The RNA shown here (FMN riboswitch aptamer (RFN element)) has 102 nucleotides and comes from uncultured Holdemania sp.

RNA sequence: CUUCAGGGCAGGGCGCAAUUCCCGACCGGCGGUAAACCCCGCGAGCCGUAAGGCUGAACCGGUGCAAUUCCGGUGGCGACAGUACAGUCUGGAUGGAAGAAG
Numbered sequence: 001c002u003u004c005a006g007g008g009c010a011g012g013g014c015g016c017a018a019u020u021c022c023c024g025a026c027c028g029g030c031g032g033u034a035a036a037c038c039c040c041g042c043g044a045g046c047c048g049u050a051a052g053g054c055u056g057a058a059c060c061g062g063u064g065c066a067a068u069u070c071c072g073g074u075g076g077c078g079a080c081a082g083u084a085c086a087g088u089c090u091g092g093a094u095g096g097a098a099g100a101a102g
Stems, first nucleotide, its partner, number of pairs: 001102004011023003025088002027078002029042004037076002045054003058074005080091003
């Protein structure tokens, strides 16, 4: 310098109206480390003129030299704006970026 770099409400209930509530379904960026959404860190997001700051969630059992990462079980979490209250719709974003490859 070039290219790449995020997935997801099926089916149903109430209602004038909800993919937002309720039942249920589904999803999990990047680096590290025994292979990780919930261990450590980063990005994104939010606040600030800036410097800078804030920022979610896990336990039990098994195998093993080694795993909160694998296997089994049971749980939990998810920015802002809009709208009937949103991790999943629409929007900022044909943006930005941790980083990966050449």
The prediction has a mean pLDDT of 88.